[in-house]
RNA sequence: CUCUUAUCCAGAGUGGGUGAGGGACGGGCCCGAUGACCCCCGGCAGCCUGCACGUAGAUGCAAGGUGCUAAUUCCCGCGGACCAAUUCCGAGAGAUAAGAG
Numbered sequence: 001c002u003c004u005u006a007u008c009c010a011g012a013g014u015g016g017g018u019g020a021g022g023g024a025c026g027g028g029c030c031c032g033a034u035g036a037c038c039c040c041c042g043g044c045a046g047c048c049u050g051c052a053c054g055u056a057g058a059u060g061c062a063a064g065g066u067g068c069u070a071a072u073u074c075c076c077g078c079g080g081a082c083c084a085a086u087u088c089c090g091a092g093a094g095a096u097a098a099g100a101g
Base pairs, nucleotide, nucleotide: 001101002100003099004098005097006096007095008094013041015040016039017038021031022030023029025077026076027075028074042069043068044067047065048064049062050061051060052059053057073093078090079089080088081087
């Protein structure tokens, strides 16, 4: 990097460092010198893992592998349900995990 499967309305800081953009892409709308993003520390717990419960599991605990820690994946993007608005459903795209190449 590609493929397969699963999940994406939960949860998580009044800390330290740095100092300008950031929220994948386009449009919107937001966050940001009252310090965002990122790094460290802390934290969270749906994937893998470990443990417990006689078995089980839509269970509980742990936090080792990863991941995450503004806003539903921030919303829309394509199609359908209606003629429109609005709303809903599905797909696509994206992200993460596990497995395979």
Model confidence (mean pLDDT): 80 of 100. A computed fold for a 101-nucleotide RNA from an Armatimonadota bacterium, annotated as SAM riboswitch aptamer (S box leader). NCBI's taxonomy places the organism under Bacteria, Bacillati, Armatimonadota. Rfam family: SAM riboswitch aptamer (S box leader). From the family's description: The SAM riboswitch is found upstream of a number of genes which code for proteins involved in methionine or cysteine biosynthesis in Gram-positive bacteria.